A computed fold for a 105-nucleotide RNA from an uncultured bacterium, annotated as TPP riboswitch aptamer (THI element). Rfam family: TPP riboswitch aptamer (THI element). From the family's description: Vitamin B(1) in its active form thiamin pyrophosphate (TPP) is an essential coenzyme that is synthesised by coupling of pyrimidine and thiazole moieties in bacteria. For this family Rfam cites "Comparative genomics of thiamin biosynthesis in procaryotes. New genes and regulatory mechanisms" (Rodionov et al., J Biol Chem, 2002). Model confidence (mean pLDDT): 76 of 100.
[in-house]
RNA backbone atom coordinates (compact mmCIF):
# COMPACT_ATOMS: atom_id res chain seq x y z
C1' N A 1 0.00 0.00 0.00
C1' N A 2 -4.40 -3.50 -1.91
C1' N A 3 -7.85 -7.39 -0.69
C1' N A 4 -11.42 -9.72 2.47
C1' N A 5 -13.72 -10.85 7.11
C1' N A 6 -16.17 -6.88 10.61
C1' N A 7 -19.32 -2.46 11.89
C1' N A 8 -22.70 1.51 9.80
C1' N A 9 -26.00 3.59 6.16
C1' N A 10 -29.24 2.48 1.95
C1' N A 11 -31.27 -0.79 -1.60
C1' N A 12 -32.17 -5.79 -3.23
C1' N A 13 -33.06 -11.41 -3.21
C1' N A 14 -35.06 -15.92 -0.70
C1' N A 15 -37.83 -20.24 1.54
C1' N A 16 -41.82 -21.19 4.72
C1' N A 17 -42.11 -28.64 4.40
C1' N A 18 -43.37 -33.06 6.77
C1' N A 19 -46.44 -35.88 10.10
C1' N A 20 -50.11 -36.49 14.99
C1' N A 21 -54.50 -35.46 17.66
C1' N A 22 -59.07 -32.29 17.52
C1' N A 23 -63.00 -29.30 15.46
C1' N A 24 -65.58 -27.65 10.96
C1' N A 25 -66.81 -28.72 5.22
C1' N A 26 -69.00 -31.58 1.57
C1' N A 27 -70.16 -36.68 0.45
C1' N A 28 -72.17 -41.18 2.81
C1' N A 29 -75.81 -46.84 5.75
C1' N A 30 -70.83 -46.73 8.13
C1' N A 31 -65.62 -46.09 6.94
C1' N A 32 -61.97 -43.82 3.83
C1' N A 33 -59.68 -40.16 0.93
C1' N A 34 -59.92 -34.55 0.09
C1' N A 35 -60.04 -29.26 1.88
C1' N A 36 -59.92 -25.98 6.34
C1' N A 37 -58.08 -24.39 10.82
C1' N A 38 -56.03 -24.68 15.53
C1' N A 39 -52.72 -27.47 18.99
C1' N A 40 -48.05 -30.73 19.68
C1' N A 41 -43.97 -32.62 17.52
C1' N A 42 -39.44 -33.68 13.59
C1' N A 43 -35.41 -31.19 10.70
C1' N A 44 -32.91 -26.73 10.12
C1' N A 45 -30.17 -20.03 10.75
C1' N A 46 -35.08 -19.71 9.69
C1' N A 47 -41.44 -23.53 8.68
C1' N A 48 -45.10 -16.49 7.96
C1' N A 49 -41.13 -14.34 12.79
C1' N A 50 -40.13 -9.16 18.03
C1' N A 51 -37.76 -12.84 11.95
C1' N A 52 -34.01 -15.48 9.32
C1' N A 53 -30.16 -15.83 5.54
C1' N A 54 -28.36 -14.68 1.07
C1' N A 55 -26.44 -10.37 -2.60
C1' N A 56 -21.02 -11.96 -8.03
C1' N A 57 -14.78 -14.91 -4.31
C1' N A 58 -23.07 -15.96 -5.34
C1' N A 59 -25.15 -24.20 -2.61
C1' N A 60 -29.41 -17.91 -0.07
C1' N A 61 -33.03 -19.65 -3.67
C1' N A 62 -34.72 -21.48 -8.20
C1' N A 63 -34.71 -25.26 -12.45
C1' N A 64 -33.64 -29.98 -13.39
C1' N A 65 -37.86 -33.03 -10.08
C1' N A 66 -44.33 -36.62 -9.55
C1' N A 67 -35.52 -37.33 -9.95
C1' N A 68 -31.60 -41.60 -7.87
C1' N A 69 -29.89 -44.17 -3.22
C1' N A 70 -31.13 -44.16 2.03
C1' N A 71 -33.85 -43.16 6.66
C1' N A 72 -38.47 -42.35 9.08
C1' N A 73 -44.78 -41.98 11.04
C1' N A 74 -43.99 -38.67 7.54
C1' N A 75 -40.72 -35.29 5.15
C1' N A 76 -35.06 -32.92 -0.14
C1' N A 77 -34.98 -35.49 7.12
C1' N A 78 -29.47 -37.34 4.95
C1' N A 79 -26.62 -37.64 0.45
C1' N A 80 -26.14 -37.68 -5.01
C1' N A 81 -26.98 -34.91 -9.10
C1' N A 82 -23.69 -29.97 -8.92
C1' N A 83 -16.54 -28.46 -11.79
C1' N A 84 -24.85 -28.64 -14.04
C1' N A 85 -27.92 -24.22 -15.87
C1' N A 86 -29.99 -19.87 -13.60
C1' N A 87 -29.67 -16.49 -9.49
C1' N A 88 -29.98 -10.37 -6.08
C1' N A 89 -24.68 -4.31 -3.93
C1' N A 90 -23.33 0.00 -3.78
C1' N A 91 -21.28 3.54 -0.57
C1' N A 92 -18.68 4.60 3.75
C1' N A 93 -15.92 4.41 8.60
C1' N A 94 -12.54 2.14 12.01
C1' N A 95 -7.35 0.13 11.35
C1' N A 96 -9.11 -5.13 14.99
C1' N A 97 -8.40 -9.91 12.45
C1' N A 98 -6.39 -12.70 7.90
C1' N A 99 -4.14 -13.02 2.91
C1' N A 100 -1.15 -11.19 -0.74
C1' N A 101 2.83 -7.53 -2.32
C1' N A 102 6.99 -4.08 -1.97
C1' N A 103 10.60 -1.28 1.00
C1' N A 104 13.68 -0.80 5.49
C1' N A 105 15.73 -3.65 9.78
RNA sequence: GCAAAUCGCUCGGGGCGCAUUCGCCAUUCUGGAGGCGAUUGCUGAGAAGCACCCGUGGAACCUGAUCCGGUUCGGACCGGCGUAGGAAAGCGAAGUUUGCAUGUU